[in-house]
RNA sequence: ACCGAUAAAGCCAAACCACGAGCGAUCGUGGGACGGAAAGCCACGGGUCCUAUUGGGAUGGCCGGGUUGCCGAAG
Numbered sequence: 001a002c003c004g005a006u007a008a009a010g011c012c013a014a015a016c017c018a019c020g021a022g023c024g025a026u027c028g029u030g031g032g033a034c035g036g037a038a039a040g041c042c043a044c045g046g047g048u049c050c051u052a053u054u055g056g057g058a059u060g061g062c063c064g065g066g067u068u069g070c071c072g073a074a075g
Stems, first nucleotide, its partner, number of pairs: 002075001003072002011036002016031006034061001040067003044064003047059005
C1' cells in the first nucleotide's frame, strides 16, 4: 500500500411517524434502525426521477470518477 475480521473505539441512519419547506422529485429537524468501511464531501460522466420544459431542478443510501478520512487481525 492493497485489503477489510463474528476485533475494539466511535460514526452515519433506510422504511415508517410527527412538524416544517417545495408545484414536484425531494429536503430540514426530532423520533426510529433496514442497512453502511466512506451511507464523509463534490452533480464531472452515465442512470433514474421532477418540472412553471429545451431551461432548470432532485438523487452521493443507483453506478463510475475525483477528493479527504477512523481503526486494524489474517493474507
Molecule: c-di-GMP-I-GGC riboswitch aptamer
Organism: Syntrophaceae bacterium UBA2188